[in-house]
Context: one part of a larger RNA
């Protein structure tokens, strides 16, 4: 390379939008570039084949034919792909009529209640806090408790679900504007308009990074009490970056379903959610039916699977594109390059050993 492979053994890019480039729905017609055929030409010498021939054979050597993957011109064939031309409506997508949603933004948009802190203020007096026992802490300069005011900063109990939204990252108190997307229904409309996507753009948790703010509570570093042989820890009193807003960076990650994306086919059974129909009703609630409607769980047929298990949400039957792997270790290191303010990303070997 060829093959063979990526839930757990190496191995799905963290996700998306997407140029290019592969791929490409059904019918009729043309074309003949791929595709098949048919002829002609070339296809260097020696080798191979075949027939004669020198060397006493033979190996060797010499002459003649033949043959030659493929090119090239020309004739033809048209079912396939490609290409040009008409049409279609089932893929796409658009309209129209709904309903569900913690999707996103709004310099601190507006509004509320609990809760911890703290600060005033009454009541009141010796503790209070904390452990597995303590201590350190705090308190007679009046704490802890209680009761009323006040501030300010986070975060939204219950409902909460095995429930929903969202491409991932994630997304929860109400309530306003401004906004992405799905779904169901219905077929009125465009008519292949599509799938994937190296590169490239954008998004991206948490920490962390720059500039100003902000700072309740919790809490790395830090400091103290403790436990210990030792404790640079578990546990205990503290406490500052941080954790919160802007606004610019970083671009990770058990970024995970350790499962790439898109279509299509392959038994049922039981739940939940959102549509749609029905029965019922003043309405509703509840009840059925639709899963040849969308999400989202379980269980299980066939089928896969090394086994665990997957099993219509595949990890099964296939087909398109893209990523990735190819013994451990050195090592996601060095080097170079890019990228970053730094911290570090990305790209990424070799020696050498087993």
């Nucleotide at each position: 390379u060829u093959g063979g492979g990526c839930g757990u053994a190496a191995a799905g890019c963290g996700c998306g939008c997407g140029c290019a480039g592969g791929c490409g729905g059904u019918c009729c017609u043309u074309u003949a570039a791929g595709u098949c055929u048919g002829g002609u030409g070339u296809u260097u010498a020696a080798g191979c084949g075949c027939g004669g021939g020198g060397c006493u054979c033979a190996a060797c050597c010499c002459c003649g034919u033949a043959g030659a993957u493929g090119c090239a011109c020309u004739g033809g064939a048209a079912a396939c792909u490609g290409g040009g031309g008409g049409a279609c409506u089932u893929g796409a997508g658009u309209g129209c009529g709904g309903g569900a949603g913690a999707g996103g933004a709004a310099a601190a948009g507006g509004c509320g209640g609990a809760a911890u802190u703290c600060c005033c203020g009454g009541u009141g007096u010796a503790g209070c806090g904390g452990u597995g026992a303590a201590a350190u802490g705090c308190g007679u300069a009046g704490a802890g408790a209680u009761c009323g005011g006040g501030a300010g900063g986070a975060a939204c109990a219950c409902c909460a679900g095995u429930g929903g939204c969202g491409a991932a990252g994630g997304c929860g108190g109400c309530c306003u504007u401004c906004u992405g997307g799905a779904c169901c229904g219905u077929a009125a409309c465009u008519g292949a308009c599509g799938c994937u996507g190296a590169g490239g753009c954008g998004c991206g948790a948490a920490a962390g990074c720059g500039u100003g703010g902000g700072g309740a509570g919790c809490a790395a570093a830090c400091a103290g009490g403790a436990u210990u042989a030792g404790a640079u820890a578990c546990c205990c009193u503290g406490g500052u970056a941080g954790u919160c807003c802007a606004c610019g960076c970083c671009g990770u990650a058990a970024a995970c379903g350790a499962u790439g994306a898109g279509u299509g086919c392959c038994a049922g059974g039981u739940g939940u959610u959102g549509g749609g129909g029905g029965u019922u009703u003043c309405a509703a609630c509840a009840c059925c039916c639709u899963c040849a409607c969308g999400g989202u769980g379980c269980c299980g047929a066939a089928g896969g699977a090394a086994a665990c298990c997957c099993a219509a949400u595949a990890a099964g039957c296939a087909c398109u594109c893209c990523g990735c792997c190819u013994g451990g270790g050195g090592a996601g290191u060095a080097c170079g390059g890019c990228c970053g303010c730094a911290a570090g990303g990305c790209u990424g070997a070799a020696a050498c050993u087993c």
Molecule: small-subunit ribosomal RNA, central domain
Organism: uncultured bacterium